This is a predicted structure of a 72-nucleotide RNA (transfer RNA) from a Minisyncoccota bacterium. It matches the Rfam family "tRNA". The family's RNA type in Rfam is transfer RNA. Rfam describes the family as follows. Transfer RNA (tRNA) molecules are approximately 80 nucleotides in length. The coordinates come from a structure-prediction model, not an experiment, and the mean pLDDT is 82.
RNA sequence: GGGCCAGUAGUUCAGUGGUAGAAUGCCUCAUUUGCAAUGAGGAGGUCUGGGGUUCGAUCCCCCACUGGUCCA
Numbered sequence: 001g002g003g004c005c006a007g008u009a010g011u012u013c014a015g016u017g018g019u020a021g022a023a024u025g026c027c028u029c030a031u032u033u034g035c036a037a038u039g040a041g042g043a044g045g046u047c048u049g050g051g052g053u054u055c056g057a058u059c060c061c062c063c064a065c066u067g068g069u070c071c072a
Base pairs, nucleotide, nucleotide: 001071002070003069004068005067006066007065010024011023012022013021018055026042027041028040029039030038048064049063050062051061052060
C1' cells in the first nucleotide's frame, strides 16, 4: 500500500427499513442471625463520525476513523 471482517448499555452480544433488546454487572426491596443464592422492581444507549437514498435508516450506498485478519 491492497483485500476481507467488525464497531449497538460498564462487559459479552442479538436486532436484514417502522418507537433499540437479552445475558451479566450496578442500585433498591423481599427472603437470611449475617453472607451467598433466589425472587421482584429500577437506573444505564447521540447504535464510531460525516454525507446520501427513503415518508421513515442500527439496518441500504459513499467517505473517514478505530480494532482484527490475510497478501505484498